[in-house]
Context: one part of a larger RNA
Molecule: large-subunit ribosomal RNA, domain VI
Organism: Gammaproteobacteria bacterium
């Protein structure tokens, strides 16, 4: 813009994409077959492979905002104790989240027309013949079935719900037109806070009737035992106080900080 009022939610599926694999063992049975070596259909059952999806509880990985340890210089006067810079200095860990090397899960099964194929009646042609009428079975292909997308499916679907004025004059095939005066709806947006959303934008959550983010308080994680001050040793250091001090982005309570205020669209029952 379109869907012939205008929003707000639920769908419906025309059509589309994707997905479709396939070992090994085992039971059935050493069974049927086969002189014997060997060895089954048919059905049932486990276990891999290689794709593929989601997902992070455990395993790892990473993890320049967390903790610790250490080297060399500077700066805080100076001891202690820290900050800067040196690749995040380097080196041990390591939370949120993202991840695979990791965890779950998926190809099932079913129906229906078929191919090639096998058949049944059965005539043309007294026989005989799957075929000409007729019927029946038969594939990882074929259509459905499963998973997403889907009504711009212009054939623009459905359902539910919500919202919108008066007087005068006047006219058309028909929505109407003119004028006056009220409304400005519902519903969106702008714009603020923000996010497992996200390039931008969308998307989704929130805005004082509020837990949107922040702070702050309590808990979880991680580091691994602070700082002082005591003891102990000539020191280096070690012990005690004390599983301590510190903790991103987690996880939960809490209006203290900010989401104030306010603007704009959109109109009047619809050929």
């Nucleotide at each position: 813009c379109g869907c012939a009022u205008g929003a707000u939610a639920u769908u419906u599926g025309a059509g589309a994409a994707g997905a479709u694999c396939u070992u090994u063992c085992c039971c059935u049975a050493g069974u049927a077959c086969g002189a014997g070596a060997g060895g089954a259909c048919c059905g049932g059952g486990a276990u891999g492979g290689a794709c593929g999806a989601a997902c992070c509880u455990a395993u790892g990985g990473u993890g320049c905002a967390c903790c610790a340890g250490u080297u060399g210089u500077u700066c805080c006067g100076c001891c202690a104790g820290g900050g800067g810079c040196a690749u995040u200095g380097c080196u041990g860990g390591g939370u949120a989240g993202c991840u695979a090397c990791g965890u779950u899960c998926g190809g099932c099964a079913a129906g229906g027309a078929u191919a090639a194929c096998c058949a049944c009646u059965g005539a043309a042609a007294g026989c005989a013949u799957c075929u000409a009428a007729g019927u029946g079975g038969g594939a990882a292909g074929c259509c459905u079935a499963c998973u997403u997308c889907a009504a711009g499916a212009u054939u623009a679907g459905a359902u539910a719900u919500c919202a919108c004025u008066u007087a005068c004059g006047u006219g058309u095939a028909a929505u109407g037109c003119g004028u006056a005066a009220c409304u400005g709806a519902a519903g969106g947006c702008u714009c603020g806070u923000u996010g497992a959303a996200g390039a931008c934008u969308a998307c989704a959550a929130c805005g004082u009737u509020g837990a949107u983010a922040g702070g702050u308080c309590g808990g979880g994680u991680g580091u691994g035992g602070a700082a002082g001050u005591g003891u102990g040793g000539c020191a280096a250091c070690a012990c005690a106080u004390g599983g301590a001090g510190c903790u991103a982005a987690c996880c939960g309570a809490u209006a203290c900080u900010a989401a104030u205020a306010a603007g704009c669209c959109g109109u009047g029952c619809g050929g």